[in-house]
Context: one part of a larger RNA
């Protein structure tokens, strides 16, 4: 001087940051990865549309009739059969529409978020290399042709306390598969073998996509030189071990792996064993060398209750996938099943400590989608903490009869002290009342926010504490106390005149802070 700090005292306000350093302890409860109907077959459930049945109500109308009026018609008024719209209301039907639970297919989920247990190593850093690979994008070059046979779901039925499971029947697709076709890949003895594909959607113009192949952009995967803390109170270590052939194996080089065959490979330049530890860009100190460190941020790496496995896939040995084993919790009809917070908030323990079960997807960025739009505790913002760093504020100017009162005193008086008061003023900031954004590139859309800021008004009002005062090291008197009770970084004070111990006064040093404890330079 620093700090992810913590403790005492004290606390006004604002920007910006930061916040389990300890148990990789064990976790209620929510929410943290989906989307897609423009790939299928559907249609639980909401809505609309259409068609049907009935009800009532209105209203056209047809046919017969009564009565009025009339010479008769024609009108009017009422009844009964019959037929048509119309409205309401009730049932019912059809995936028909808009969309949709489950379901089958596609991407996506391997990314972004946590933690650092583990790991002294090609992990990391840096400079290089050859034996590779690659879903999405992007260039360019062909191509997309004609079958087929299932299978969720759904029906039926059956077990089961559950979680789920079984059987039998239909169905469909950008799900599966064979056959053609081969520019081009691949394999080659060079003769030749061998190997793809899929449709959906239109406004009929096109548009998304499949399928090989090359190139490219990025991303990964391997190898290698040199740097990487410390112990000799660890001196030898090593049999797939060093090397070759052969044969396996991977996307790929290698003893990665086997069989054989040879005996060799690693160390006093410190192997082996044993302990620490994630590793860097950097932090912080220092004039520099250099010494500690490695919280936020960023890059890589490892791990995801504990230990091992493969699947699936371009990519995983895979935090919120699968399988086994183990501890541990939970449910249970006792046969049997359920979890896995080192994602964000939250509880419990532990601990000197460490925060809200908040709001939005408005922005920026990721998934899927043609889109519209869904997701999205990633992120953007509010909440708590003076934990940090930086601004601001707690008034300002005049006021001496040096008031009051406190303290000290030689009793005269010093000294707090222009400090109060008084006057005259301001309003940063507070209150209260109106106005209000940028943030959203081009109409709408803002959580944050009625917030930032802007105006008026009020009215010195809302706001000062802490450490010390023997020397170091700035700053003294006075009383209490009597090696007592205390202090205290070091040297020391303290046993009746204590500037060192309490207290009051008064001075000093920082100031929303002070001071003490820790660690480090």
């Nucleotide at each position: 001087g620093a700090u992810g700090a913590a403790c005492g005292c004290u606390g006004g306000c604002g920007g910006c940051g930061u916040g389990c350093c300890u148990u990789a302890u064990a976790c209620a409860u929510g929410c943290a990865a989906g989307u897609u109907g423009a790939g299928c077959g559907g249609u639980a459930g909401c809505a609309g549309u259409u068609c049907c049945u009935c009800a009532u109500u209105u209203u056209g109308u047809u046919u017969u009739u009564a009565a009025g009026c009339u010479a008769a018609a024609a009108c009017u008024u009422g009844a009964a059969a019959g037929u048509g719209a119309a409205a309401u209301g009730a049932g019912g039907a059809a995936g028909c529409u808009g969309a949709c639970g489950a379901g089958c297919g596609g991407c996506g989920a391997a990314c972004g978020g946590g933690u650092g247990a583990g790991u002294a190593a090609c992990a990391c850093g840096u400079a290089g290399g050859a034996a590779c690979u690659c879903g999405c994008c992007u260039c360019a070059a062909a191509g997309u042709g004609a079958g087929g046979g299932a299978u969720a779901a759904c029906c039926u039925a059956u077990c089961g306390a559950a979680a789920g499971a079984u059987a039998g029947g239909c169905u469909a697709a950008u799900a599966c598969c064979g056959c053609a076709u081969a520019u081009g890949g691949u394999c080659u003895a060079c003769g030749g073998a061998u190997u793809a594909a899929a449709g959906c959607c239109u406004u009929c113009g096109g548009g998304c996509g499949c399928u090989u192949u090359g190139a490219g952009a990025g991303a990964g995967g391997c190898c290698u030189g040199c740097g990487c803390a410390a112990g000799a109170u660890u001196a030898g270590g090593u049999a797939g071990u060093u090397g070759g052939u052969g044969g396996g194996g991977u996307a790929a080089a290698a003893g990665c792996c086997u069989a054989c065959c040879a005996a060799g490979c690693c160390c006093g330049c410190g192997a082996u064993c044993g302990g620490u530890a994630a590793c860097u860009g950097g932090u912080c100190u220092g004039a520099g060398a250099g010494g500690a460190c490695g919280a936020c941020c960023a890059g890589c790496c490892a791990c995801a209750c504990u230990g091992g496995a493969a699947c699936u896939g371009a990519a995983a040995c895979a935090c919120g996938g699968u399988c086994c084993a183990g501890a541990c919790u939970c449910c249970u009809a006792c046969g049997g099943g359920a979890g896995g917070c080192a994602g964000c908030a939250g509880u419990g323990a532990g601990g000197a400590a460490u925060a809200u079960u908040g709001c939005g997807c408005a922005a920026u960025g990721g998934g899927c989608g043609a889109a519209a739009g869904c997701c999205u505790g990633a992120c953007g913002c509010a909440g708590c903490a003076a934990c940090g760093c930086c601004g601001c504020g707690u008034g300002g100017g005049u006021g001496a009869a040096g008031a009051a009162g406190g303290c000290c005193u030689u009793c005269g008086g010093g000294u707090c002290g222009u400090a109060a008061a008084g006057c005259c003023c301001u309003u940063u900031u507070c209150u209260g009342a109106g106005g209000g954004a940028a943030g959203a590139g081009g109409a709408a859309g803002g959580a944050c926010g009625g917030u930032a800021c802007c105006u008026c008004a009020g009215g010195a009002a809302u706001a000062a504490g802490u450490c010390u005062c023997g020397g170091c090291u700035a700053a003294c008197u006075a009383c209490g106390u009597g090696c007592c009770a205390a202090c205290a970084g070091c040297c020391g004070c303290g046993g009746u005149a204590a500037a060192a111990c309490g207290u009051a006064g008064g001075a000093g040093g920082c100031g929303a802070g002070c001071g003490u404890u820790a660690u480090u330079c």